RNA sequence: AGCCUCAUAGUAUAGCGGCGAGUACGCCGGACUGUCGCUCCGGAAGCACGGGUUCGAUUCCCGUUGGGGUUG
Numbered sequence: 001a002g003c004c005u006c007a008u009a010g011u012a013u014a015g016c017g018g019c020g021a022g023u024a025c026g027c028c029g030g031a032c033u034g035u036c037g038c039u040c041c042g043g044a045a046g047c048a049c050g051g052g053u054u055c056g057a058u059u060c061c062c063g064u065u066g067g068g069g070u071u072g
Stems, first nucleotide, its partner, number of pairs: 001071007010025004018055001027043005048064005
């Protein structure tokens, strides 16, 4: 340098054109308990960035950035 692949809450992940973007752990509040913990209920927090296509993009295309793999 070329090619392939990945990037979704603090962490791990699902979703792959029309969803209020889901789950687990963690975090916050409440209930329970003599306290902590457990358990139960509720809540906050997310589509790497910039363009394009489309009525509509987290999803498709191009580029950038970063991670991984591979060829030389």
This is a predicted structure of a 72-nucleotide RNA (transfer RNA) from a Lachnospiraceae bacterium. The source organism's lineage runs through Bacteria, Bacillati, Bacillota, Clostridia and Lachnospiraceae. The RNAcentral record of the sequence draws on ENA and MGnify. Its mean pLDDT, the model's own confidence on a scale to 100, is 82. Rfam family: tRNA. From the family's description: Transfer RNA (tRNA) molecules are approximately 80 nucleotides in length. It is annotated as a transfer RNA. RNAcentral records the identical sequence in 2 taxa.